[in-house]
Context: one part of a larger RNA
Molecule: large-subunit ribosomal RNA, domain VI
Organism: Candidatus Shapirobacteria bacterium
RNA sequence: CGCAUGAUUCUUGAGGGAAUCUGACCACAGUACGAGAGGACCUGGUUGGGGAAACCUCUGGUGUACCAGUUGUCCUGCCAAGGGCACCGCUGGGUAGCUAUGUUUCCAACGGAUAACUGCUGAAAGCAUCUAAAGCGGGAAGCCGUUCCCAAGAUUAGGAAUCGAUACAGGCUCCCAGGAGUCUACUGGGUAUGGGCGGCAGGUGUAAGAUUUGUAAAAAUUUUAGCCGAGCUGUUCCUAUUAGCCGAUAAAG
Numbered sequence: 001c002g003c004a005u006g007a008u009u010c011u012u013g014a015g016g017g018a019a020u021c022u023g024a025c026c027a028c029a030g031u032a033c034g035a036g037a038g039g040a041c042c043u044g045g046u047u048g049g050g051g052a053a054a055c056c057u058c059u060g061g062u063g064u065a066c067c068a069g070u071u072g073u074c075c076u077g078c079c080a081a082g083g084g085c086a087c088c089g090c091u092g093g094g095u096a097g098c099u100a101u102g103u104u105u106c107c108a109a110c111g112g113a114u115a116a117c118u119g120c121u122g123a124a125a126g127c128a129u130c131u132a133a134a135g136c137g138g139g140a141a142g143c144c145g146u147u148c149c150c151a152a153g154a155u156u157a158g159g160a161a162u163c164g165a166u167a168c169a170g171g172c173u174c175c176c177a178g179g180a181g182u183c184u185a186c187u188g189g190g191u192a193u194g195g196g197c198g199g200c201a202g203g204u205g206u207a208a209g210a211u212u213u214g215u216a217a218a219a220a221u222u223u224u225a226g227c228c229g230a231g232c233u234g235u236u237c238c239u240a241u242u243a244g245c246c247g248a249u250a251a252a253g
Base pairs, nucleotide, nucleotide: 001153006163007162008161009160010159011158015150016149017148018147021049022048023047024046025045026044027043033038050107051106052105053104054103055102059100060099061098062097066093067092068091069090070089071086072085073084074083075082076081110145111144112143117138118137119136120135170246171245172244173243174190175189176188177187178186194238195237196235197234198233199232200231202228203227204226209222210221211220212219213218
């Protein structure tokens, strides 16, 4: 821009794409078969491998603005308590998020038309013959469906519901953000959106100060403390204020 009224939401599916893999074991059954040795089809069940997707409850990883321990050195005048630097100084843990080696699910079942092949009936050709005769069957991981995804620019531009007779419905700018993200776009919000603060979960592991014990290093009590990023909630303290723009000639010709 189009889809000949403007919108919001939900859809149909022409068409396109993806996937459609495989082993072992058990029962049937030591049965059928076979002199024996050996040893099934079919059917049902169990469990793996490989591949794919989603997710983070569990097991782990990471987690450079979380917590603790600790070395050297410099600084806050000193003690104590802290801070800077040294690969995040090193070490031990670790929320959210992300993640696999973790978890869950799927690669299932079925139908149709067939290939080679195998048949029934059956003449030409009194027989025979599955038929480059009429007619009728079976038959594959392959083909077409079934499964999943995209999809009305499918210009054949589809369908449904609802709103709209006005500066409307609706949309955008702008702003607060994110599960989204280079930008844009997308999603949520503009009075609980984000921040702050409070509570909870969760992490770390018992802060500082004081008291007591000990000559002291240190220990104990106060104290399962103190501190805490992303998680869940509550609360208008701050912030999304205010405002502006687009959008009709009532159905082209």